[in-house]
RNA sequence: CUUUCAUCGAGAAGGGUGGAGGGAUCAGGCCCCGCGAAACCCUGGCAACCGCCCCGAUUUAUCGGGGGUCCGGUGCUAAUUCCUGCCCAUGAUAUUCUGCAUGGGAAAGAUGAACG
Repeated sequence: CUUUCAUCGAGAAGGGUGGAGGGAUCAGGCCCCGCGAAACCCUGGCAACCGCCCCGAUUUAUCGGGGGUCCGGUGCUAAUUCCUGCCCAUGAUAUUCUGCAUGGGAAAGAUGAACG
């Protein structure tokens, strides 16, 4: 990095360096930010994807089950993945703008696991 699968309305902060941007990309919106952005480092925390442990179930070597995890591998730690963009349905308005609201799906993205 490709492919496949699962999840994405919950949760979790302080310090140091740093100095003006940041919220993936493009556009629009809306936010965060000199009361200090990004990035890096330290410490803590959250979570439970994998691992591990306990329990349970069964076809007895497995799991679409429950729980734990200070101690393994990651991840995450403003706002739903901040919202919208493409398609469909419904509704209201109302008259040609195809705009608005709600819901569903897709695409894109993120994270993990597996294979290569």

The RNA shown here (SAM riboswitch aptamer (S box leader)) has 116 nucleotides and comes from a Bacteroidota bacterium. Of the family's consensus pairs, 97% are formed in the model. It was read from a public genome assembly, where an Rfam model found it. Taxonomically the source falls in Bacteroidota (Bacteria, Pseudomonadati). Its mean pLDDT, the model's own confidence on a scale to 100, is 82.